RNA sequence: CUCGGUCUGGGGCCAACCGCAUAGGCUAGGAACGGGGGACCCAAUCUCGGCGCCGGACACCAUCCAGCGUCUUGGGGUGAAGCCCGCUUCGGCGGGCCGAGCGUCUCCAGCUCGAACCCGACAGCUCACCCCGUCGGCACCACAGGAGAAGAA
Numbered sequence: 001c002u003c004g005g006u007c008u009g010g011g012g013c014c015a016a017c018c019g020c021a022u023a024g025g026c027u028a029g030g031a032a033c034g035g036g037g038g039a040c041c042c043a044a045u046c047u048c049g050g051c052g053c054c055g056g057a058c059a060c061c062a063u064c065c066a067g068c069g070u071c072u073u074g075g076g077g078u079g080a081a082g083c084c085c086g087c088u089u090c091g092g093c094g095g096g097c098c099g100a101g102c103g104u105c106u107c108c109a110g111c112u113c114g115a116a117c118c119c120g121a122c123a124g125c126u127c128a129c130c131c132c133g134u135c136g137g138c139a140c141c142a143c144a145g146g147a148g149a150a151g152a153a
Stems, first nucleotide, its partner, number of pairs: 001137002006031003011027004032134006042124001049071005055065003074122001075119004082097006098114005104149005
């Protein structure tokens, strides 16, 4: 710098040969930022999957109903990380539009990025209410803009 991913911590605990004290550390709690679920109204009229186990209906098979487990092609979520066109040895490649970052902000220019993961057949919006996150990744040196706004010393 990026990201929501930070601050506090007077309470408790630990604490630099031993003891005391302290720098400091951890933590309960508090705050802040962010995410998911969740009525009326509004919107919508779509989806109803695969495999296995098991109970009931049935005399049995088939079939139907309910439950449990599992999977991901349907659908959904976090995120800027999407849409379109052409080519493709099907791994990707090139381009356009659009989106994100570059030390307060806006515009132009320039340089980068457009990933990854999660839920598990299921969820629109949504007051109250309930739940969750506070990670991770970067920063050798030199060179390298313009026009405005705001603000500090």
c-di-AMP riboswitch aptamer (ydaO/yuaA leader) from Actinomyces respiraculi, 153 nucleotides, folded computationally. Lineage of the source: Bacteria > Bacillati > Actinomycetales > Actinomycetaceae > Actinomyces. The RNAcentral record of the sequence draws on Rfam. Model confidence (mean pLDDT): 79 of 100.